[in-house]
RNA sequence: AAUUUUUGGAGAGUUUGAUUCUGGCUCAGAACGAACGCUGGCGGCGUGGAUAAGACAUGCAAGUCGAACGGAACUAUUUGAGUAGCAAUAUGAGAAUAGUUUAGUGGCGAACGGGUGCGUAACACGUGGAUACAUUCCGGGAAGCGGGGGAUAGCCCAGGGAAACUUGGAUUAAUACCGCAUGUGAUCGAAAGAUCAAAGACGGGGACCGAAAGGCCUGUCACUUCCCGAUUGGUCCGCGGCCUAUCAGCUAGUUGGCGGGGUAAAAGCCCACCAAGGCUACGACGGGUAGCUGGUCUUAGAGGACGACCAGCCACACUGGAACUGAGACACGGUCCAGACACCUACGGGUGGCAGCAGUCGAGAAUCUUUCACAAUGGGGGCAACCCUGAUGGAGCGACGCCGCGUGGAGGAUAAGGUCUUCGGAUUGUAAACUCCUGUCAUGCGCGAACAAGGUUGCAAGGUUAAUAACUUUGCAAAUUGAUGGUACCGCAAGAGGAAGAGACGGCUAACUCUGUGCCAGCAGCCGCGGUAAUACAGAGGUCUCAAGCGUUGUUCGGAAUCACUGGGCGUAAAGGGUGCGUAGGUGGCGUGGUAAGUCAGAUGUGAAAGCCCGGGGCUCAACCUCGGAACUGCAUCCGAUACUACCAUGCUAGAGUAUUGAAGGGGAAACUAGAAUUCUCGGUGUAGCAGUGAAAUGCGUAGAUAUCGAGAGGAAUACCAAAGGCGAAGGCAGGUUUCUUGGCAAUUACUGACACUGAGGCACGAAGGCCAGGGUAGCGAACGGGAUUAGAUACCCCGGUAGUCCUGGCAGUAAACGGUGUAUACUUGGUGUGGGGGAAUUCGACCUCUUCCGCGCCGGAGCUAACGCGUUAAGUAUACCGCCUGGGAAGUACGGUCGCAAGAUUAAAACUCAAAGAAAUUGACGGGGACCCGCACAAGCGGUGGAGUAUGUGGCUUAAUUCGAUGCAACGCGAAGAACCUUACCUGGUCUUGACAUGCACUGUGUCUCCGGUGAAAGCCGGAUAGAGUAGCAAUACUCGCUUUGCACAGGUGCUGCAUGGCUGUCGUCAGCUCGUGUCGUGAGAUGUUGGGUUAAGUCCCGCAACGAGCGCAACCCCUGUGAUUUGUUGCCACCCAGUUUACUGGAGCACUCGAAUCAGACUGCCUCGAUCAACGAGGAGGAAGGUGGGGAUGACGUCAAGUCCGUAUGGCCCUUACGACCAGGGCUGCACACGUACUACAAUGCCCAGCACAAUGUGAACCGAAACCGCGAGGUGGAGGAAAUCAGUAAAACUGGGCUCAGUUCAGAUUGUAGUCUGCAACUCGACUACAUGAAGUUGGAAUCGCUAGUAAUGGUGCAUCAGCUACGGCACCGUGAAUACGUUCCCGGGUCUUGUACACACCGCCCGUCACAUCAUGGAAGCUGGUUUCGCCCGAAGUGCAUGAGUCAACCGCAAGGAGACAGUGCCCUAAGGCAAGACUGGUGACUGGGAUGAAGUCGUAACAAGGUAGCCGUAGGGGAACCUGCGGCUGGAUCACCUCCUUU
Repeated sequence: AAUUUUUGGAGAGUUUGAUUCUGGCUCAGAACGAACGCUGGCGGCGUGGAUAAGACAUGCAAGUCGAACGGAACUAUUUGAGUAGCAAUAUGAGAAUAGUUUAGUGGCGAACGGGUGCGUAACACGUGGAUACAUUCCGGGAAGCGGGGGAUAGCCCAGGGAAACUUGGAUUAAUACCGCAUGUGAUCGAAAGAUCAAAGACGGGGACCGAAAGGCCUGUCACUUCCCGAUUGGUCCGCGGCCUAUCAGCUAGUUGGCGGGGUAAAAGCCCACCAAGGCUACGACGGGUAGCUGGUCUUAGAGGACGACCAGCCACACUGGAACUGAGACACGGUCCAGACACCUACGGGUGGCAGCAGUCGAGAAUCUUUCACAAUGGGGGCAACCCUGAUGGAGCGACGCCGCGUGGAGGAUAAGGUCUUCGGAUUGUAAACUCCUGUCAUGCGCGAACAAGGUUGCAAGGUUAAUAACUUUGCAAAUUGAUGGUACCGCAAGAGGAAGAGACGGCUAACUCUGUGCCAGCAGCCGCGGUAAUACAGAGGUCUCAAGCGUUGUUCGGAAUCACUGGGCGUAAAGGGUGCGUAGGUGGCGUGGUAAGUCAGAUGUGAAAGCCCGGGGCUCAACCUCGGAACUGCAUCCGAUACUACCAUGCUAGAGUAUUGAAGGGGAAACUAGAAUUCUCGGUGUAGCAGUGAAAUGCGUAGAUAUCGAGAGGAAUACCAAAGGCGAAGGCAGGUUUCUUGGCAAUUACUGACACUGAGGCACGAAGGCCAGGGUAGCGAACGGGAUUAGAUACCCCGGUAGUCCUGGCAGUAAACGGUGUAUACUUGGUGUGGGGGAAUUCGACCUCUUCCGCGCCGGAGCUAACGCGUUAAGUAUACCGCCUGGGAAGUACGGUCGCAAGAUUAAAACUCAAAGAAAUUGACGGGGACCCGCACAAGCGGUGGAGUAUGUGGCUUAAUUCGAUGCAACGCGAAGAACCUUACCUGGUCUUGACAUGCACUGUGUCUCCGGUGAAAGCCGGAUAGAGUAGCAAUACUCGCUUUGCACAGGUGCUGCAUGGCUGUCGUCAGCUCGUGUCGUGAGAUGUUGGGUUAAGUCCCGCAACGAGCGCAACCCCUGUGAUUUGUUGCCACCCAGUUUACUGGAGCACUCGAAUCAGACUGCCUCGAUCAACGAGGAGGAAGGUGGGGAUGACGUCAAGUCCGUAUGGCCCUUACGACCAGGGCUGCACACGUACUACAAUGCCCAGCACAAUGUGAACCGAAACCGCGAGGUGGAGGAAAUCAGUAAAACUGGGCUCAGUUCAGAUUGUAGUCUGCAACUCGACUACAUGAAGUUGGAAUCGCUAGUAAUGGUGCAUCAGCUACGGCACCGUGAAUACGUUCCCGGGUCUUGUACACACCGCCCGUCACAUCAUGGAAGCUGGUUUCGCCCGAAGUGCAUGAGUCAACCGCAAGGAGACAGUGCCCUAAGGCAAGACUGGUGACUGGGAUGAAGUCGUAACAAGGUAGCCGUAGGGGAACCUGCGGCUGGAUCACCUCCUUU
């Protein structure tokens, strides 16, 4: 590189007003030996004590062989002594043969199979090697199996004991035991040589021998010795696989040697002696946890987690120790001892071990039958038949899991019921009913397997043999062997009949409505729902998803690239060590040669089976089973390759270093020295203050200060130069001189020859503060004292002042130790400044210029970055090495260790708690931030309020009720443009109940109108009288309409919710703003436009500009007013003309003027001058009635305040229904210690009183305005002309003129009160207004504070109108008259607009937020102690047991005639040693009076530390102080706002 095959990766929610990022939390998936909840038809295949290796009743789980042995019992056959009988016969001890059974001796097995996972971090396991070994049974081979002996169980007898069991005696066998022989062979030995075996049993048999048994021959099995193999096991080694360093040093049989012992076998395995070694940062030793593996789950993979079932290995068998037997054990169903526990007991003593199969109890969320069979597979024994086998094969129970099937199919309309509803309907829903079919499963009946091979018997043939026996092999035949099971399968029958639930429905996440509830009850995996309209709680209907299951809980992996090998980061989010030197380690320049460890290729062995994957096959399919392949990515060995790395050797000079020359420097150390200043002392002059602050005071000073002059003392620090500059590794370094000294830089040649980079531990240095010792002390100055400030002030400010600051010697070892940026090297566009060198050119020499190297800055390109920003001094592109991070808080804390005199430093957790914490940037809002601008905002003025009295509203108080609402500006003469009754909503009392009012239905009576009586406060109640509609029809009658009675639907509610709403309104604000489309910029929120320079009342306009346009606002259009023109001319007007009069102008005539109504004109910076950018625009001027919006009004952008109103009306929901509805009478809304708001009237001479006298406009009027005239002091009365109005009605006042008052509580002021009246009204007591007379209060211009107003305005004077019977009106809304002052200006107060800046705010500063204290809950540290567990050292005691020693006691086999010997045993001793004990530690739990901090908790206390310049900029380290946040000192940082200056840079 090609081919083939296979495989193959998804995200979401949640921090914010919004955004991007960082970062955690959570979810969707798969899985499980599971459990729990609801539900549950069938079958197949699997699977099922995970906790208490807790304790166990009962049964079974290892026996077998009579062909090893002697017996015993029984059966059959034969025989049969004897006995009875005359006999037949009966009985019959005994013997023999055959058979069955088997207690014991003996052999083999019991070390397998089965269970469990305590222990074990180890050669235990996995993998690959090695050998110094053993191996019963099995296979092959060689040789042998001769001849003897003495016992002992059993049985019998006698004892002991409750039992278990046991003692003694006698007797007996063997394939039991022991000598001898033989020696193929084996062992030892150099050799000679020595030593070492054995067992028989069962069949068959012709000759031969023998009396017989039998010998003999032969077959099979067994036995003995040896060799080989196989199998199995033992031992050793390399490599691999958990956590912890808050475990750093461990080790005396320890490491090695020599010699012994020991074992099957190597070895300190054991012992004596000798040496002093051995392990460890590649983690020893210690602690915790854990059986290991094939594999399982998950995953794209790499990984991660796990080690049920199945399979391999290991360990264990009540706990601990020990050996025996044996081929094999230190032995699950063996022994001995000790201990705990349980059981039996006659109390003397015994017995037991389910982690075998079932089963029981216990603990637990939780895990099955005290089943069948050896038919199959396998195992043990046996010659075999067989026997045994809780191994195994089956069945049972459990939806525990996987797989499969079913619960029906077709047609059938929009039934009922349910639910919702906009009342029309929709949906449940072809769903049901109904009709027609089908028959899986289940049910009933019938048929009915495979798994069976073997074994036995008989016959035939082969082998063997002397043999036709026997034995064996093969074939044939026969009768037989099935637990499962009458099961699977198959057939028939009947009939839709017997068979569906669970969860969810706010987003993630598929699926929505109603009702109930009302921050309750509850839900919740995360975000979060619930406070009266809940798709989120509960129920219902509907829907969605899975389905005999569905959900929940728990656990693991995934998603999580969230520990990142694949595949992350560290300027500001968590994260660069304070700095350097340097050890181990890691990494390392250019060549050549060699080696071949890594690396690459090939081959071989191994990588168990099962599993996974692929391809076949078998159960109807599947799950499942089965066959084959691939794979097992690994390890080992052999043989190759040599590019790279490594190693060895040898070279090179580009890295590094040395030498020479030169210049720069606050680099370091020591010594000496200088002047200015502060303070102090002394002396002189001199007099009353000085000092200090925002303002003061404490303090100093008449005992002479401050000031000033002179002299002196002493300590500390070094102005200017000075810088953006220099040096140093960092901390840091500054007067001058001298000495010593490090490092860097440049230039030139020479030399060494990779000597390099980084650097865990380690070592050194390391600001300030602090500590120890000794000096020193001028200034400053923690603590402390005093004075202020303040609510307080343990502070900020002031006056003093001790440690300290300084020096010497030590300690300490930390800082915002910062460029918040580790060190080194290389590469990658530029511009500019500055410090130190070199070179070139030029020059007399320089400067300037060009160039080069090393430093220090700024701007900026590519690139990078979440953005901000960095940008050859990288945060770009790469390499090497180190350090560090993994959500926030708890916490850099606790405990432990190390260091320190101490303060403390360093290393460094957890429980618990939250769903965030955070970075950068965006838009707003805010700032006791900045800039600019505007406004009766201030200032300049005028007049008020706040003081008085009264009116009125509100609060409060009171009350039966004082109805309700409005509450900073923006409630308070507000709703209310009229509370005596009514109004009226409130209270008391009396009444009504289809109702005071509407509609409909049914019913009764009646035909419309009304009247009277009783009672009563009235309403009401009771009683009586009365008249008789319309249409059709002759009439009866029917219908319509009205009233009425009764009943039903309903009415009614000023009851609640303005935080469910509509509508309307207030306010910011008549402020100049608020947005959109397209384009562009930005990852994005967003920005731009809309900013900038001017200008405006204005986002008004102009210019510029990545913007170009547009909309709602501004302005204009509308109304009133100011000038004129035209038209019109009554009710208006009267100049001219006529008539009439005393006038008024009354009537004609007229419409000129005024005026009214309508339509036009006019004003636009149009013109001129000046300024400005030839702009917009501004200043001045002309003309004009009016000039720069002419004046006033209406008009209120997007929005804000859950602003106001459910009591104007409307309206959802809730509530009341003989009452929360309705009616009536009376009362209340008017109540009065008080407080506030808004007004009126005043306090007087700019006035009051009296008299005279002039001039308006807007309105209004029929239940009304009301003239003249008359009466009354007056309110008013009588009266009634005129007027539905430019026609009638009504007086303007202040002003002006004249007179009085003369500064006083008055001739001011008018409250209050008394008397008498008037008017309205059904009615003026509570509670009306007005009039007259009398009375004559407070008040002499108003504290702090505060309001309005910029011109026809303020001020002041009167007039009209609405409401209305009347009136509380002095209020409200309008009208006209008279008619000012002042504005320098924008520093300040308030409000607003634009730009900018900071922010920890976004409910937006009425924000956010810190700490103590108090209360409750939770977890945790310390603690006198108390109490467990594990473990260590020393000592004591020491069972059983092996070994060794001893062995006076005992003993059948051998030797010996015997004595005795050999040998063995009992006993005893020693070493070791389990358990136990004493004493002392270590580690680790529990508990603990008290105590420390921590966390959490809707409305506790004290302050206000931080965020804005947070009101004293904040923070870091350190020290002291303080209720607390904190304050202060010293040094440091910018992660500080603002202003000014300097420097540099960018653009021109």
The RNA shown here (small-subunit ribosomal RNA) has 1548 nucleotides and comes from a Verrucomicrobiota bacterium.
It was read from a public genome assembly.
Model confidence (mean pLDDT): 84 of 100.
Its Rfam family is "Bacterial small subunit ribosomal RNA". Gene Ontology terms of the family: structural constituent of ribosome and ribosome.